Model confidence (mean pLDDT): 81 of 100. Predicted 3D model of a 71-nucleotide RNA (transfer RNA) from Selaginella moellendorffii.
[in-house]
RNA sequence: GCACUGCUGGUCUAGCGGUAGAAUAGUUCCCUGCCACGGAACAGACCCGGGUUCGAUUCCCGGGCAGUGCA
Numbered sequence: 001g002c003a004c005u006g007c008u009g010g011u012c013u014a015g016c017g018g019u020a021g022a023a024u025a026g027u028u029c030c031c032u033g034c035c036a037c038g039g040a041a042c043a044g045a046c047c048c049g050g051g052u053u054c055g056a057u058u059c060c061c062g063g064g065c066a067g068u069g070c071a
């Protein structure tokens, strides 16, 4: 330099045109003599810019970052 892959709560991961879900961590409550375990509830995210579309996290283009391969 070129090609490919990925980017989603604090962490890890699912989803793939129409309200973004799980796990873990956090907070509150229940349970318990206390803690742990367990149960319930709450809050927390689509890397950035543009395009297509009635509608984009999803499709397309460009950029950033990370990884892999080739040179």
Base pairs, nucleotide, nucleotide: 001070002069003068004067005066006065007064010024011023013021018054026042027041028040029039030038047063048062049061050060051059